[in-house]
c-di-AMP riboswitch aptamer (ydaO/yuaA leader) from uncultured Rossellomorea sp., 119 nucleotides, folded computationally.
The RNAcentral record of the sequence draws on MGnify.
Rfam family: c-di-AMP riboswitch aptamer (ydaO/yuaA leader). About the family: This family represents a conserved RNA structure found upstream of the ydaO and yuaA genes in Bacillus subtilis and related genes in other bacteria.
Its mean pLDDT, the model's own confidence on a scale to 100, is 81.
RNA sequence: AUAUAUUCGCUGAAUCGAAAGAACGGGAGAACCAAUCGUUUGGGGUGAAUCCUUAGAACAAAGGAUGGGCUACUUCAUGGCCCUAAUCCAGCAGCUAAUCUCGUAAGCGUUAUUGGAGG
Numbered sequence: 001a002u003a004u005a006u007u008c009g010c011u012g013a014a015u016c017g018a019a020a021g022a023a024c025g026g027g028a029g030a031a032c033c034a035a036u037c038g039u040u041u042g043g044g045g046u047g048a049a050u051c052c053u054u055a056g057a058a059c060a061a062a063g064g065a066u067g068g069g070c071u072a073c074u075u076c077a078u079g080g081c082c083c084u085a086a087u088c089c090a091g092c093a094g095c096u097a098a099u100c101u102c103g104u105a106a107g108c109g110u111u112a113u114u115g116g117a118g119g
Stems, first nucleotide, its partner, number of pairs: 008109004015022002023104006033094001042092001043089004050065005067083005073119004
C1' cells in the first nucleotide's frame, strides 16, 4: 500500500421483531393568523448542501463566505480532517386540528497520543 473475512464504527428517518406489529421520518390538508405579493424572470418539496468574487462564448475551474459532519461514553471548548451534492412534483401547494398519504434506502472506514473542563 492492496485484497478478503469477522467484529465494531460513520453519514442518513431508514431501526427492532419469527410474525402480528412497534418505532423513527416526510408530504398534502380548516378556522384563526400571516401574506397584499406572486403567477416563463415559473413556483414548490426532500436534503447541511446556498450565496458572492475571479475567470469566462459556454462547459470546466480557483478562492471566499455560509451551512453541515467526523475525531470510539457524553456535553462544551480547543487542535486536526472533511462535505457544501443530488433529486422529486408538474403548473400547483403559507401556517394548519380532524383527515388522507408516503419512506424505512443507499453509501462508506475516522480515531486509538491535540491536550483541557464538566457530567